[in-house]
Annotation: Predicted 3D model of a 1401-nucleotide RNA (small-subunit ribosomal RNA) from an uncultured bacterium. It matches the Rfam family "Bacterial small subunit ribosomal RNA". Its family is annotated with structural constituent of ribosome and ribosome in the Gene Ontology.
RNA sequence: GGAUGAACGCUGGCGGCGUGCCUAACACAUGCAAGUCGAGCGGGAAGGGGAGAGACGGCGGUUUCGGCCAAAGUUUCUUCCCGGAUAGCGGCGGACGGGUGAGUAACGCGUGGGUAACCUGCCUUCUACAGAGGGAUAGCCACUGGAAACGGUGAUUAAUACCUCAUGACACUGCCGGGGCGCAUGCUCUGACAGUCAAAGAUUUUAUCGGUAGAAGAUGGACCCGCGUCUGAUUAGCUGGUUGGUGAGGUAACGGCUCACCAAGGCGACGAUCAGUAGCCGGCCUGAGAGGGUGAACGGCCACACUGGAACUGAGACACGGUCCAGACUCCUACGGGAGGCAGCAGUGGGGAAUAUUCGGCAAUGGGGGGAACCCUGACCGAGCAACGCCGCGUGAAUGAUGAAGGCCUUCGGGUUGUAAAGUUCUGUCAUUCGGGAAGAUCGUGACGGUACCGAAUGAGGAAGCCCCGGCUAACUACGUGCCAGCAGCCGCGGUAAUACGUAGGGGGCAAGCGUUAUCCGGAAUCACUGGACGUAAAGGGUGCGUAGGCGGGAUAUCAAGUCAGGGGUGCAAGGCAGUGGCUCAACCAUUGUAAGCCUUUGAAACUGGUAUUCUUGAGUGCAGGAGAGGUAAGUGGAAUUCCUAGUGUAGAGGUAAAAUUCGUAGAUAUUAGGAGGAACACCGGUGGCGAAGGCGACUUACUGGACUGUAACUGACGCUGAUGCACGAAGGCGUGGGUAGCGAACAGGAUUAGAUACCCUGGUAGUCCACGCGGUAAACGAUGAAUACUAGGUAUCGGGAGUCACAUCUCGGUGCCGCAGCCAACGCAUUAAGUAUUCCGCCUGGGGAGUACGCACGCAAGUGUGAAACUCAAAGGAAUUGACGGGGACCCGCACAAGCAGCGGAGCAUGUGGUUUAAUUCGAAGCAACGCGAAGAACCUUACCAGGUCUUGACAUCCCGAUGAAUGACGAGUAAUGUUGUCAGCUUUUCGGAGCAUUGGAGACAGGUGGUGCAUGGUUGUCGUCAGCUCGUGUCGUGAGAUGUUGGGUUAAGUCCCGCAACGAGCGCAACCCUUGUGUUUAGUUGGUAACAGGUAGAGCUGACCUCUCUAGACAGACUGCCGUGGAUAACACGGAGGAAGGUGGGGACGACGUCAAAUCAUCAUGCCCCUUAUGAUCUGGGCUACACACGUGCUACAAUGGCCGGUACAACGGGCAGCGAAGGAGCGAUCCGGAGCGAAACCUAAAAAGCCGGUCCCAGUUCGGAUUGCAGGCUGCAACUCGCCUGCAUGAAGUCGGAGUUGCUAGUAAUCGCGAAUCAGCAUGUCGCGGUGAAUGCGUUCUCGGGUCUUGUACACACCGCCCGUCACACCAUGGAAGUUCGGGGCGCCCGAAGCCAG
Repeated sequence: GGAUGAACGCUGGCGGCGUGCCUAACACAUGCAAGUCGAGCGGGAAGGGGAGAGACGGCGGUUUCGGCCAAAGUUUCUUCCCGGAUAGCGGCGGACGGGUGAGUAACGCGUGGGUAACCUGCCUUCUACAGAGGGAUAGCCACUGGAAACGGUGAUUAAUACCUCAUGACACUGCCGGGGCGCAUGCUCUGACAGUCAAAGAUUUUAUCGGUAGAAGAUGGACCCGCGUCUGAUUAGCUGGUUGGUGAGGUAACGGCUCACCAAGGCGACGAUCAGUAGCCGGCCUGAGAGGGUGAACGGCCACACUGGAACUGAGACACGGUCCAGACUCCUACGGGAGGCAGCAGUGGGGAAUAUUCGGCAAUGGGGGGAACCCUGACCGAGCAACGCCGCGUGAAUGAUGAAGGCCUUCGGGUUGUAAAGUUCUGUCAUUCGGGAAGAUCGUGACGGUACCGAAUGAGGAAGCCCCGGCUAACUACGUGCCAGCAGCCGCGGUAAUACGUAGGGGGCAAGCGUUAUCCGGAAUCACUGGACGUAAAGGGUGCGUAGGCGGGAUAUCAAGUCAGGGGUGCAAGGCAGUGGCUCAACCAUUGUAAGCCUUUGAAACUGGUAUUCUUGAGUGCAGGAGAGGUAAGUGGAAUUCCUAGUGUAGAGGUAAAAUUCGUAGAUAUUAGGAGGAACACCGGUGGCGAAGGCGACUUACUGGACUGUAACUGACGCUGAUGCACGAAGGCGUGGGUAGCGAACAGGAUUAGAUACCCUGGUAGUCCACGCGGUAAACGAUGAAUACUAGGUAUCGGGAGUCACAUCUCGGUGCCGCAGCCAACGCAUUAAGUAUUCCGCCUGGGGAGUACGCACGCAAGUGUGAAACUCAAAGGAAUUGACGGGGACCCGCACAAGCAGCGGAGCAUGUGGUUUAAUUCGAAGCAACGCGAAGAACCUUACCAGGUCUUGACAUCCCGAUGAAUGACGAGUAAUGUUGUCAGCUUUUCGGAGCAUUGGAGACAGGUGGUGCAUGGUUGUCGUCAGCUCGUGUCGUGAGAUGUUGGGUUAAGUCCCGCAACGAGCGCAACCCUUGUGUUUAGUUGGUAACAGGUAGAGCUGACCUCUCUAGACAGACUGCCGUGGAUAACACGGAGGAAGGUGGGGACGACGUCAAAUCAUCAUGCCCCUUAUGAUCUGGGCUACACACGUGCUACAAUGGCCGGUACAACGGGCAGCGAAGGAGCGAUCCGGAGCGAAACCUAAAAAGCCGGUCCCAGUUCGGAUUGCAGGCUGCAACUCGCCUGCAUGAAGUCGGAGUUGCUAGUAAUCGCGAAUCAGCAUGUCGCGGUGAAUGCGUUCUCGGGUCUUGUACACACCGCCCGUCACACCAUGGAAGUUCGGGGCGCCCGAAGCCAG
């Protein structure tokens, strides 16, 4: 995708044609579904008529009024006639039609044959015939049993019922002949004789329907045979009437169909038997086909009729609506006994996801009976119900832009729904109403049906849903939800921006349907015949021999089984396909044509096959050779280990990473000599040889298998493969008996370790060895079955041959490597194929479960062979690629280690963090890469936190309206403070309307948020890392991912450069360009400088002057491996040297590739979404961020003599300064104060540099070290130093005597040490950023630690080793197996009882 007898969900206008219990072959109420014939027969009801009799009745008449007569009518009985219902006898039909699919794996079905082994009612044709009798019986009647069903007895009666006799053949039987034919038994024609058997009548009366015998036809059936027809071998043996024979019986007929006797057969790997499942076919569905699935409806066959058995009748049955018996069930019953069978049509209950009316009619078609009329017919024809299916039609058409309204989205502009609607103009299919009205029917007869169809009328009116919109797969947005609710065919969606859930708008698809579920085929070449595989993905048997089977060399002749061609038969119909036609079309229907297969016949002879003859090349034999760890047996040998004996000899030996167990003074180890015993065979020895594989290694002998070479004498296709089978089969294992030197499972001990049932050590038993058996497996591997042929080469080697003087060269067989074509998913294979072909065998079909369970076989056992399923997963797997990783390899780098110096970790204090505490201790930062970090400076402010007090268009922005004239300043009141409030002063412009600006009041749009999300973001930053890398274009290679370039050889700080190269180029990085510093030149010369000149001072570049110098700051020069040498490849480059202030990037800085870490930051800022809106916003006071048992990080100060203290004295640089730096001078011990010169600064100030140097003192101590802590007294800033600032003086004088494990920084003007400045800042610096002074030590080197780079290798990792992943245990659940047993079902064998029925008596 197609399909369905479908079901379910939502929805539903009409018509046509079909279809409709797939489940319980479950049970059935009720009605109907098979009768008919009176022209077979005896009877004969109802009803009608006539007659007679009786009763009632009473019109009317009469009357003595008591009554009497009495019509119509009603009714009973008798009889006759008509009439014909019909129970019974009889005939035909109930064996058809209709239903169902339980059983059946079968001659059941399909197909094609056979019957010389058969039957056939009714029908057709033909021949012949029908004479004469007889006795019953049902019905009916009488009596009688029983509740009923159903009978019983007696009497009587008919026939187309039954019987006897006659006649009788071309029938049948027997016997004797003759002719012809056939595949066997045999068949057929004919002659003679003998024997046997028939009949029915009816009637509308001369016609028809029947009857009997026979022959034939037609139809229907029966039996037999070839071929075909599901699964399981974890079913391998089955069979006693079984197989056959003789005889008999039986049947329509053959036959073990049955029986007696005899024989011992029959079937089976070409699958018997057993088990499971199943009606079979035409067909139907699918598919390109081959196939696969299926067997509803329609048609053929079979089987069945409550279950089982049985026969009877009959032409036909072992009989759906017959009989008998048994059983279960249901019903009736008077309890004695009876009745029943919807798998016929309706219908009911039940079952189920699920399947219809207790309809109409015999009008048509067909069937039964009948002479016919006709009767019967739930067959059938129709209608009803159901979108169950197929087909057709409709639900309107045209026009219509303001692109209406509404909805939805929005970047707020608009977009979309959308010509869609409305509106305007039309139409009438369906539906509705009215009118007409068929065909189906040949004379009559129409259920359907007033139906189909036709005409007229009204009016857009009554008629659209379902599924989907993440990819596959056509179709996208918003909101809601927040791993919830849910979706899901597969992959997978959902954890706050979901095109995947739900809803809406929009869109896509199909449409009276649309989806879902189920099933089948397809795609699936995913069981592969067409049409697959097996080195590594699943898959070659461990190896050989060989049976069946399959396949098989050259030539000739022949046969014709396969094969091919032609003809004939069959291949039912329906269906399919094609053409044509009929219903308005289609579905549907009609008609014409058309097939494979099977059978038969005629031919052909190439190929396959059979037969016959023949050939030598396949195969084998012979002969001649050489090679070999091929096999078996016996014998022999030396080296070594161990042990024993003896000698020498003395304290150790042994063993390991180190040890110990162990051996040894009872003499080990070592060494010498002798001996014993077992096992294995060094060197040779090799990608060497042999063998089928396993495997085989000292030597000799014997026996023995195979291969190879040469030759061409022999055989003449004898061949290849090989299911079952047989044999062999490493190691380990088992049995019996030996043997045992070494080694050595188990075991013991010692170590190791957290443990160590291991690895290491000391011992050591089975075993290893031999003999004879068993076992039968291995990564039994080339992970590659055997055979044959063909398809480039090169090289090496083993064994032969040809050839040569010797090489060379050629050739056969084996063993390897490299490599082309070709093959392969790739890796790779490649004349030793994994290439191209053929033959045969084995084997595979997702992973796990599992080579497990069960069964069977084998085995002494261990176990082996064979070998599932439930359940479970969405993968498992192969090859290759890029990364990452490795207690893999190679190379290289870095204060990475090492070598050094100074520290940290211990103390006190400072500071940050954690923790704890708290009303709050605001928030962030978290390994390196958070922690003197954001913070270049929290008393208020800051401030985000807490408590309390206030405000609500707001502290801040824009817009509107009203009022006011302000704003602002001053003085008050009040409050903890803000808010609140009083008084006074106080606008601009103008055309006088107003405008501007501002305050205040009001309404709403809005403001505001350091609220959340750094995992929605921008920007910025950290880190790997200043590591040398990261990429692209084109080309080339590869199926591809990708590779190449970028790898390689050198070299570098560098992917820096050189060389090479299927690559050639390019980009971002590196380097350079920029700043600074180091040298010089030049320009300029004040505020800087001062050599010369002059002036001048107490002193002084102080002044004139000058710009040489220093310096300042612009420009420029300089360094480029440029030069020389050596090495290197002549290169790049390296080393050394010269010159130079500087030498190989001179020092320092800025500068940070592609990317990684969902790294950091929503609290710098910006920003999406969410949240708050009299508060999560705003404001004020106070508090907190400064807490303190404790833990960590970073620092400062120290522990002292290379020092402390006191005195004297010298030398910087970078900077800063007007709300500022602040000099001189003065006060104070001091902080500081008074003061205010000078300076917006190369000018003045800060400003004292300190270490240093000189002199003095201290004398190794908790000190004249160290300064914490605390007390008192002061200073400064500030509205304010209580919480909570800094500084000074005096006093106090803690810990600390160099710091455990561990750990940090630094390679030169560096570390260390010394001071100075600045930012922030009212004040507050041990922090941070800068500046200069003094100024070292060490570096062998790259084994190791950490980090990084390049190449390579392995990988089961890819969130990438902080990966992946295995097992046990605990709990729960699922599936399955086992289990003492227990219970039930099925089957087999044997036996007992035994109904009906049939056969015999």